[in-house]
RNA sequence: CCGGAAGGCCGGACGGCCGCUUGCCGCAAGGCGGGAGGAAAGUCCGGGCUUCAUGGAAACAGGAUGCCGGGUAACGCCCGGGCGGGGCAACCCGACGGAUCAGUGCAACAGAAAACAAACCGCCGAUGGCCAAAGUUUUAUAGCUUGGGCACAGGUAAGGGCGAAACGGUGCGGUAAGAGCGCACCGCGGACCUGGCAACAGGAACGGCAAGGCAAACCCCAUCCGAAGCAAGACCAAAUAGGGGCGGCAUAUAUCGUGUUUCCGCGAUGUCGCCCGGGUAGGUUGCUAAAGGCCUUUGGUAACAAAGGAACGAGAGGAAUGGUCGUCGAAGCUCCGCAAGGGGUGGAACAGAACCCGGCUUAUAGGCCCUCCGGCCAU
Repeated sequence: CCGGAAGGCCGGACGGCCGCUUGCCGCAAGGCGGGAGGAAAGUCCGGGCUUCAUGGAAACAGGAUGCCGGGUAACGCCCGGGCGGGGCAACCCGACGGAUCAGUGCAACAGAAAACAAACCGCCGAUGGCCAAAGUUUUAUAGCUUGGGCACAGGUAAGGGCGAAACGGUGCGGUAAGAGCGCACCGCGGACCUGGCAACAGGAACGGCAAGGCAAACCCCAUCCGAAGCAAGACCAAAUAGGGGCGGCAUAUAUCGUGUUUCCGCGAUGUCGCCCGGGUAGGUUGCUAAAGGCCUUUGGUAACAAAGGAACGAGAGGAAUGGUCGUCGAAGCUCCGCAAGGGGUGGAACAGAACCCGGCUUAUAGGCCCUCCGGCCAU
């Protein structure tokens, strides 16, 4: 210098004027302060808080998680480690329990065959069969011996071919050809020994090639899980309408009730006043100091924990956090210059609180810092 890997940070600055929201002061006019984010986002996990349900425990059902150890209030998060995969490497990725020893099931297409294997091409055809030849015994049929041929029975799983996957791999021996058939090494298996808290790793001997794959199929095992959410919930509470109670007035020739009819009576239907309770509008609260962030020290590889310190510290509610002007301004574009650099232009990404907190995921113009890996050049 080029290419790459990991982590962290910033993400327009300052000022004037005019607004918005909120706290305090003030009788008021007004004054002095606070006022978006790293993701406030998706609402995907985990908690706090609240209401509802619930005597306790267990089981069933349903859901989630799933190598090991640790952290945490908790987690599906984080840290460290193991194993597997990728990369020359820094480093990255992984639904990573169980498929011999619970059981059931699945495998499209292709292919002969897809799970107590199979025989399409190929190889062989030792053995059995068939064909002809030579020799030999016999008068002859026939028998015996020797090689040869056929590919009929059959053998084979080395080679080819199909497939995501074909019943261990390589080599030597072996054989008619082959084959864990035998042997060596590798792989595999269950015990053993050693190291490690563990996942797991290493070792020598033994076994024998059996135990193919899929659990992001059912299922089995282990652990965890009540539901709904601040529009939760609590309090205050108007007008109008309606409900109940008490009292006053009216009391009608009306209607209804008083189990039928008539009469008498009583009550209601009316109206006025006062009171009560429920709901609505509205208001208050929940509400923001929180398992919070920062700095230092100590413990720990780390996540994190403990102690100390100083200063921050939005709370709106159809929802404030804005507008405008000035100065300055990154990238980009462009001009000058060999270069360092200078001039002009330009005018800042994603986005935006809504009860709070811990995570994850997703979006993000541009810039900065630190560490590491590979390559090239120079000394």

Bacterial RNase P class A from Micavibrio aeruginosavorus, 379 nucleotides, folded computationally. The gene name in the source record is rnpB. It matches the Rfam family "Bacterial RNase P class A". Rfam classes the family as a ribozyme. The model forms 93% of the base pairs in the Rfam consensus.